[in-house]
Context: one part of a larger RNA
């Protein structure tokens, strides 16, 4: 000093669990804030460093219900209390909310000063003033206003708008109207009641899926990009004005016309209505309102087992028994009958919803007419420059945008993919509008050929913590005695140590807190064989 065994020591792998995440699915909910928000700072507990709960009425207050033996949070101990006059504990209604933050009385280096009580600021509405400039007007001061503002996960709708990359290079083109910026809404937005599509037949507001179809197109005719009619489904709802024309107030002037507001009438493409003129007062009935059946936020009831074995039994034996309940979790090993539950069934002073129900309102109809008026104008068209349609300016229709130009009123005007003609559709240049659809910060439930501590979130533990950057920002590690602390009383070694021997508890301490299993790397002790 090497190999071989046995014994042990480090270490924390395996397995095994889960208290914690993921994913999807239902089904609620979609919003919170000057009556002060999210977010925080600092307090408040006998004893108090964290985390949570609250706010100087501070580990909590009042009321109303549930519920019924115990409590004083996680989190032990000590020490005081409370409670069947019903606490704690769950549920609805409130009151209390320090300081910061939009933060708004003025300042500021956020949780602080300073002044003294002040909606700062804009915004609308009344008022009082009031220039250039007479009248007026800008302006200015005041009071009022549950007015905005500020947080917020993805969704939606607009402006703005990239580059990597692909074209096997690279410029039209692609990525892509994406990313990111910005404005602004709701609980969905957006879109919508034909100036639509269609094709000789007919469809009959809009949204969504399937599909047509990777089809027609489009395109350095590359690379790509890429519809529509139409079919089959979910949903399903239509409505309201301008104007002619009538009233009535007020004003203008040129007295006969106009203008303005109000009301009232009217809304349509077999064109409608207005005007004349017969008829009637029915029917329908909300998308608004009330009320309400239900549903939400707290519970109630709820069936049936014992012996023996074991440290313990739910296993195993024996012999029973419910069962509209043999979902599932717990309970010293595996439970239909032990304990929460679970099928079933009941349940609200109070508060929220209420898209079904009823009722109420608001609205809601014909018939005849020759003519007269009225159907949304700097608008449609065109023309030139652009965007945008699947469509690269092409034969480019149809949308929308900027300059110019600029019609027509139903014998009108617009489309049907240049453009005419005839068909044929449809009625522009105001407005609303629920359902199908998208999405999950959040709440309940449920599921999983979904993970099991190097995994799933970054965080099963004081996790956005420690720490690391001046700052934006980065960002970990870290579960596991036992069934119960029954957590080793007492003696011994020893520094009144660390850490051991002993007793004891425990089924087990090689289960002893550096605590369950306890792999190899790496060290040792022995014994064996060997150099």
């Nucleotide at each position: 000093g090497g190999c071989u065994g046995a014994c042990g020591g480090u270490g924390g792998a395996u397995a095994c669990c889960u208290a914690g995440g993921c994913a999807c699915g239902c089904a609620g909910c979609g919003g919170c804030g000057a009556u002060g928000a999210a977010g925080g700072a600092c307090g408040u507990g006998g004893u108090u460093a964290c985390c949570g709960a609250c706010g100087a009425u501070a580990u909590a207050c009042u009321c109303c219900g549930g519920g019924g033996a115990g409590u004083u949070g996680g989190a032990a101990g000590c020490a005081a209390a409370c409670u069947a006059a019903g606490a704690g504990c769950c549920g609805g209604a409130g009151g209390u909310u320090u300081c910061c933050g939009a933060a708004u009385g003025g300042g500021g280096c956020a949780a602080c000063c300073c002044u003294a009580u002040a909606u700062a600021c804009u915004a609308c509405u009344u008022g009082u003033u009031g220039a250039a400039c007479a009248c007026a007007u800008a302006g200015a001061c005041a009071a009022g206003u549950c007015a905005g503002a500020g947080c917020c996960a993805a969704c939606c709708c607009a402006g703005c708008g990239a580059a990597u990359u692909g074209a096997a290079a690279c410029a039209u083109c692609u990525u892509a109207g994406u990313a990111g910026c910005u404005g602004g809404a709701g609980g969905a937005a957006a879109a919508g009641a034909a100036a639509u599509c269609a094709a000789a037949c007919g469809a009959g507001a809009u949204u969504c899926c399937c599909u047509c179809a990777g089809u027609a197109g489009u395109g350095g005719u590359g690379a790509g990009c890429g519809a529509a009619g139409g079919g089959g489904g979910a949903a399903g709802a239509g409505c309201c004005u301008a104007a002619a024309c009538c009233a009535a107030a007020u004003u203008g002037u040129u007295u006969a016309c106009g203008a303005u507001u109000u009301g009232g009438g009217g809304u349509a493409g077999u064109g409608g209505g207005a005007c004349a003129g017969c008829a009637a007062u029915a029917u329908c009935g909300a998308a608004u309102c009330u009320a309400u059946a239900g549903a939400g936020u707290a519970g109630a009831c709820g069936a049936a087992g014992c012996a023996u074995u074991u440290a313990a039994a739910a296993g195993a034996u024996g012999c029973a028994c419910c069962a509209a309940a043999g979902a599932a979790a717990g309970u010293u090993g595996a439970a239909g009958u032990c304990u929460u539950g679970u099928a079933g069934u009941c349940g609200a002073a109070a508060c929220u919803u209420g898209u079904g129900u009823a009722g109420a309102u608001a609205g809601u109809a014909g018939c005849u007419g020759a003519a007269u008026c009225c159907c949304g104008a700097g608008u449609a068209g065109c023309a030139u420059g652009g965007a945008g349609c699947a469509c690269g300016u092409g034969a480019a229709a149809u949308u929308c945008c900027a300059u110019g130009u600029g019609a027509a009123u139903c014998a009108g005007c617009c489309a049907c993919g240049a453009c005419c003609a005839c068909g044929u559709g449809g009625u522009a240049a105001g407005g609303c509008u629920a359902a199908a659809u998208a999405c999950g910060u959040c709440u309940g439930c449920g599921u999983g050929a979904g993970c099991g501590a190097u995994a799933g979130c970054g965080a099963a533990c004081a996790a956005g913590u420690a720490c690391c950057g001046c700052g934006a920002g980065g960002g970990a590690a870290a579960g596991g005695u036992g069934a119960a602390a029954a957590g080793a009383a007492c003696c011994c070694c020893g520094u009144u140590g660390a850490g051991g021997g002993g007793a004891g508890u425990g089924a087990a301490a090689u289960a002893g807190a550096a605590c369950a299993u306890g792999a190899a790397a790496c060290c040792g002790u022995c014994a064996g064989c060997u150099u």